[in-house]
RNA sequence: GGCUCCAUAGGAUAAAGGUUAAUCUGUCUGCCUCCAGAGCAGGCGAUGGGGGUUCGAUUCCCUCUGGGGCCA
Numbered sequence: 001g002g003c004u005c006c007a008u009a010g011g012a013u014a015a016a017g018g019u020u021a022a023u024c025u026g027u028c029u030g031c032c033u034c035c036a037g038a039g040c041a042g043g044c045g046a047u048g049g050g051g052g053u054u055c056g057a058u059u060c061c062c063u064c065u066g067g068g069g070c071c072a
Stems, first nucleotide, its partner, number of pairs: 001071007010025004018055001026044006048064005
C1' cells in the first nucleotide's frame, strides 16, 4: 500500500428493514435476615462519528476513527 471482518448498556451476547432495541451479568432500592450471602420484586444504563438510500436504518451503501485477519 491492497483486500477483508468487527464496532450495541460497566462487561458478554441477541435483534439482519417495521410496534417500546431484548437477555445474562453488573449496579441501586425495597422485601427477607441479628448481619451478610442466596432468593424475590422493582429501577438504572447502549446502537463509534458524519453523510446517503428508504415512508421507515442497529440492520443496506459511502466516508472517517479505532481494532482483528490475509497478501505484498